[in-house]
Molecule: small-subunit ribosomal RNA
Organism: uncultured prokaryote
RNA sequence: AACGAACGCUGGCGGCGUGGAUAAGACAUGCAAGUCGAACGGUGAUUAAAGGGUAGCAAUAUUUUUUAAUUAUAGUGGCGAAAGGGUGCGUAACACGUGGGCAAUCUGCCGCGAAGACUGGGAUAACUUGCUGAAAGGCGAGCUAAUACCGGAUGUGACUGUUGGGAGGCAUUUUCUGACAAUCAAAGUUGGGGACCGUAAGGCCUGACACUUCAUUAUAAGCCCGCGGCCUAUCAGCUUGUUGGUGAGGUAAAAGCUCACCAAGGCUAAGACGGGUAGCUGGUCUGAGAGGACGACCAGUCACACUGGAACUGAGACACGGUCCAGACACCUACGGGUGGCAGCAGUCGAGAAUUUUUCACAAUGGGCGAAAGCCUGAUGCAGCCAUGCCGCGUGGGGGAUGAAGUGCUUCGGUCUGUAAACCCCUGUCAUCUGCGAGCAAACCUUUUCGGUUAACACCUGGAAAGCUGAUAGUAGCAGAAGAGGAAUGGACGGCUAACUCUGUGCCAGCAGCCGCGGUAAUACAGAGGUCCCAAGCGUUGUUCGGAUUCACUGGGCGUAAAGGGUGCGUAGGCGGCAUGGCAAGUUUGGUGUGAAAGCUCCGAGCUCAACUCGGAAAUUGCACUGAAAACUGCCAAGCUCGAGGAUCGGAGGGGAGAGUGGAAUUCUUGGUGUAGCAGUGAAAUGCGUAGAUAUCAAGAGGAACACCGGUGGCGAAGGCGACUCUCUGGACGAUUCCUGACGCUGAGGCACGACGGCUAGGGGAGCAAACAGGAUUAGAUACCCUGGUAGUCCUGGCAGUAAACGGUGUGCACUUGCUGUAGGAGGAUUCGACCCCUUCUGUGGCGGAGCUAACGUGUUAAGUGCACCGCCUGGGGAGUACGGUCGCAAGAUUAAAACUCAAAGAAAUUGACGGGGGCCUGCACAAGCGGUGGAGUAUGUGGCUUAAUUCGAUGCAACGCGAAGAACCUUACCUGGGUUUGACAUGUAUCUAGUACGACCGUGAAAGCGUAACGAACCCGCACGGACAAUUCACACAGGUGCUGCAUGGCUGUCGUCAGCUCGUGUCGUGAGAUGUUGGGUUAAGUCCCGCAACGAGCGCAACCCUCAUGUCCUGUUGCCACCCGAACGAGAGUUCGGAGCACUCUGGACAGACUGCCUUGCUUAAACGAGGAGGAAGGUGAGGAUGACGUCAAGUCAGGAUGGCCCUUACGGCCAGGGCUGCACACGUACUACAAUGCCCGGUACAAUGGGAAGCAAUAUCGUAAGGUGGAGCAAAUCCGUGAAAACCGGGCCCAGUUCAGAUUGUCGGCUGCAACUCGCCGACAUGAAGCUGGAAUCGCUAGUAAUGGCGCAUCAGCUACGGCGCCGUGAAUACGUUCCCAGGCCUUGUACACACCGCCCGUCACAUCAUGAAAGCCGGUCGUACCCGAAGUCAUCACGUUAACCCGCAAGGGAGAUAGGUGCCGAAGGUAUGGCUGGUGAUUGGGAUG
Repeated sequence: AACGAACGCUGGCGGCGUGGAUAAGACAUGCAAGUCGAACGGUGAUUAAAGGGUAGCAAUAUUUUUUAAUUAUAGUGGCGAAAGGGUGCGUAACACGUGGGCAAUCUGCCGCGAAGACUGGGAUAACUUGCUGAAAGGCGAGCUAAUACCGGAUGUGACUGUUGGGAGGCAUUUUCUGACAAUCAAAGUUGGGGACCGUAAGGCCUGACACUUCAUUAUAAGCCCGCGGCCUAUCAGCUUGUUGGUGAGGUAAAAGCUCACCAAGGCUAAGACGGGUAGCUGGUCUGAGAGGACGACCAGUCACACUGGAACUGAGACACGGUCCAGACACCUACGGGUGGCAGCAGUCGAGAAUUUUUCACAAUGGGCGAAAGCCUGAUGCAGCCAUGCCGCGUGGGGGAUGAAGUGCUUCGGUCUGUAAACCCCUGUCAUCUGCGAGCAAACCUUUUCGGUUAACACCUGGAAAGCUGAUAGUAGCAGAAGAGGAAUGGACGGCUAACUCUGUGCCAGCAGCCGCGGUAAUACAGAGGUCCCAAGCGUUGUUCGGAUUCACUGGGCGUAAAGGGUGCGUAGGCGGCAUGGCAAGUUUGGUGUGAAAGCUCCGAGCUCAACUCGGAAAUUGCACUGAAAACUGCCAAGCUCGAGGAUCGGAGGGGAGAGUGGAAUUCUUGGUGUAGCAGUGAAAUGCGUAGAUAUCAAGAGGAACACCGGUGGCGAAGGCGACUCUCUGGACGAUUCCUGACGCUGAGGCACGACGGCUAGGGGAGCAAACAGGAUUAGAUACCCUGGUAGUCCUGGCAGUAAACGGUGUGCACUUGCUGUAGGAGGAUUCGACCCCUUCUGUGGCGGAGCUAACGUGUUAAGUGCACCGCCUGGGGAGUACGGUCGCAAGAUUAAAACUCAAAGAAAUUGACGGGGGCCUGCACAAGCGGUGGAGUAUGUGGCUUAAUUCGAUGCAACGCGAAGAACCUUACCUGGGUUUGACAUGUAUCUAGUACGACCGUGAAAGCGUAACGAACCCGCACGGACAAUUCACACAGGUGCUGCAUGGCUGUCGUCAGCUCGUGUCGUGAGAUGUUGGGUUAAGUCCCGCAACGAGCGCAACCCUCAUGUCCUGUUGCCACCCGAACGAGAGUUCGGAGCACUCUGGACAGACUGCCUUGCUUAAACGAGGAGGAAGGUGAGGAUGACGUCAAGUCAGGAUGGCCCUUACGGCCAGGGCUGCACACGUACUACAAUGCCCGGUACAAUGGGAAGCAAUAUCGUAAGGUGGAGCAAAUCCGUGAAAACCGGGCCCAGUUCAGAUUGUCGGCUGCAACUCGCCGACAUGAAGCUGGAAUCGCUAGUAAUGGCGCAUCAGCUACGGCGCCGUGAAUACGUUCCCAGGCCUUGUACACACCGCCCGUCACAUCAUGAAAGCCGGUCGUACCCGAAGUCAUCACGUUAACCCGCAAGGGAGAUAGGUGCCGAAGGUAUGGCUGGUGAUUGGGAUG
């Protein structure tokens, strides 16, 4: 894009088309083929006339007979019924299409022409009657007619035979024209009539129709042939009337069409035979075209008519509405027997997703009959139904902004629907109503009339006038009326693809053409608002073509994506060198015929337009005949030498086959020597060995393989070939240019060869070695390792026929830049001769240009450019599988599907990540050390358990002395109970106001609260009225939430990691992803620096800048300092204290200096950067420490710090209070403290700090208490006073290795402190008690110097305290690092990858379960086609015909004859039966694999 469509939602009108695609299933009912009385005899009716009868006075009525006319018609007869109409079963065929042929034929009716139509006869239906049957019907007797039937005559003529002549062709022969002979026709009906005849009928004449013979035209039909158009080779061979001949039969006609005989042929890879499917065509749909699919309607043709068979009649049938037979089905029946055939038009049932009215009319067109009128016609014309399709029209037009209301959205401001509506002004298509109202109609015919013809006023014919005829239909159309009045849905809105928001839902419900949406903020589900597209339709489903260059003719490929046969030889076939002549098959060109109409295209015309219809043109690319041309292809003839082959000469070679020979080694045997091991492995063991191994020497046996040479070296078609010699033998190469003369290339089938392994028969068997056995390894180890070991490996004969049979690259030929090796040959130059060197041919390699390629790559040995031929491919899996065939002894090979399933599978390259890959490097990562943890007790955190609650969060490193720098109440978020509702807190509105706010006291209560209620105010403006404010109450908005979501977020933080990385701009390279820079060589703590480089620069990181500590200088001088100086007090003295003076020193806190590889030596690659050492220096190579954390990762942590979107609660999930809980304890883990003791503990003495802190605070002297502490209060808002005596260390004494003078848990009693309050649940002291524990398993942590270890001190939080925690301070003060193999983590480069959620990845197979499709299977059930036989209807043909028999003959007759025929028989023969096969389908216990989850 399309459709004979169907389904869903919706639906105003008209025009024109279309409408049983499935069950060729079954059919009720009606109709669809009749007509002619001018062929015939009857019969009926009507009318008229005449005669008779009856009634009546009669008119008249009625009845009967005869005649005439008109009309109807059962039957005989003629024509038609073979057309028209329907359907698509069958058919792969001369069925159809196209073009030819019939010299091999027929043709009723029609046209034209010629001739004729004479004379006789016998029947029969109807009718009457008899019998019989339920019926359908049948049988008999009698009468009768014809255009029915029959005899005779005539013979223009036809046909047959014999015979003569002419012309033509295509083989048989065709045609024309003579002569002779035989045979063969006929029917009447009707109209008119002048003369003549006749009483009449009629004869006769003249017309029309009909009849007979022939000729011819037309139409229709039959037969034959060339070419064309489906699938299947898992159908490869088929055929006996088969192929041909002779003869006969038969037909309208050729022919094995049929038969007898003879011969053995015919078809087939250019697809016979078989199977499946199917009516064919013009055309239709699609497509740029070439093609592909289809064959409704319309038209041509074929086939069929319930199924199968058969003939009859006829011009024509083997007959849709005819006959006979058989079968199935249905109906009627008196059970004896009959009847039927919608695939005609309507209609019914059935099956189905699905396909209409049991209409009207013959008015038109056409058909049949008829002389005609006319009759018949479900052909046809029309109408009806269905949005089924195409086309047209309408559902209104203009104005209209308070941008109304409502809905939706919202950032709450607004915005959208939207000029849309309302409202105002118009119009009147369609529909509605009223009225008028067509065209299709002209003929035939009748009447009248005028001509022609004629003897004629008949008939016939031509014209004129009048008359008659409309189903559709009161329709189309026209006019009028009224009023915007009656008329818009459907689908979509994530991308493809035009069109976006809200709400609901929460991987549910659902969507989905593909990708994919949905797990609480869904433009994807559902609803809504809005928008987009089309529009009386819109979507969905199905199907076809397109897109698909995705079967590639136009117009594809095969190194790695699917795809080169394992290799050669060669048949058919395809293709083929140079030149000449001829032919004209292909080819080119002209002409003729045909290519139906319709359709398509163009032009024009008619319906108001269009659809539709009509006219014309073009086209129909084809086929046939014919003329011409001769370039190319082809064919024929005769040539040529360059392709190909041969000849001669020559060298190279693991080319092949056979025979023979050789040495080294392994093993075995024998003998000698000799002794305890050998062998084997990562380590072992099995194994061998004292019966003498291994080792070693000598001799021997036997089999297999041939070291070195040996080489991207050689040979071969491939597989493959390696000791040496001989024999036989194939091929390639070089040189010569002598011969043949296209002999060539490729190659479907075919034939041959074909590694390893395997099979078969016979040998052989040293070593090796599947299977097997044993030993190890291991979770296991049917493996890898070891010890043994049989087939096999070897030879001969045969089979098999496959490999990653690979260059993953078919063969041949030609052409197209190069460089450089190597093997074989020839030539040249040169040389004494060679080598090196140059040229050339053949082979074999490396690199590389153009070109090609998706890239990788390839590149004269092409994967480049061309030609020829073959093979092969067409998404992945199923599957190289099943079934079938072929081959094979088997194993198996070869050929080779489908169902089903997935949306991918795959190639090359890129960036990452990863690797029990590689290289380089770093880190308390290991190693070297020191000290711990893990064992005990306690503290603390976590899990678990428990509980009314044990609030919540943190969970590998990177949670667990974490949030918490302090849970008795409070905190507090949890639980129980009590009470509260505009609220504990904020803002606003409204109301109320002098007994209002505030609220003592009292009552109740656990408190909160509730109740009562004394006392009792008040600001500002304003003269005042009043306004306003505070507060209470009530009410409304709202407050409030530690409720949820850290996976909606901001911010902050952890971690990789203080690791050295992460990027950008421009340029360049690449089709691209990307690369380069950032890689490389050095170097560094460092992407730090240097050098090099298609890169040049830059940014964030590193480093530095900042702070502290270490040295110095200067400044400063109180509360710090006290060396020197003065004074005073005490003291024997040393000296101490105080005051003055002072700022030297220490110190406080400010400024500056200092360190930069700057200097020297040396190393590396000349150098640079850098490294090592040294000097100087307080400090040396980033001096030590801190702060500082790139791009990013982990949906890491935090909604409970605070903030915040969304959701949720609102007399509660908010708020208040009391008590309880967060402290709960069979247990497990983390982090700590204290110990286990003598480097210790206890007692006494005694020395030296720093950082902090202090007013609801620190607190001195003094005093009480054993102590905690109490009393008391000087001083101090601090370099001044206080806490404050630091401890370890050191000195002296005790303890003497014990569960202790160690350790201190637990418990008891008595005290102290804080605080409303120490019961749950605080800390401290004294006395008493005195548990576990004697250095800690597997495992694991920290630390590289003022570090670890160890000792004490301070501070925050804080009423107090669980602090043994955290953050700081000072004292004492080590050991060790060879080194980077390993563990862990990380950085750079490189490599592999099937990973990309990135190795915690991906992924394979069994097993279990479920589902699906499929193969096999004992069988079972069908279908179809054969073969053999049986039975054999109807019927044709043949034959018999004794029965029957009107026409003709003989006969007076009887009868006979000729002929016909009932009936019989024979051949053939449908259906049926029996037996046996092939093919095919269904089903089948069980079973095999496959797919999915």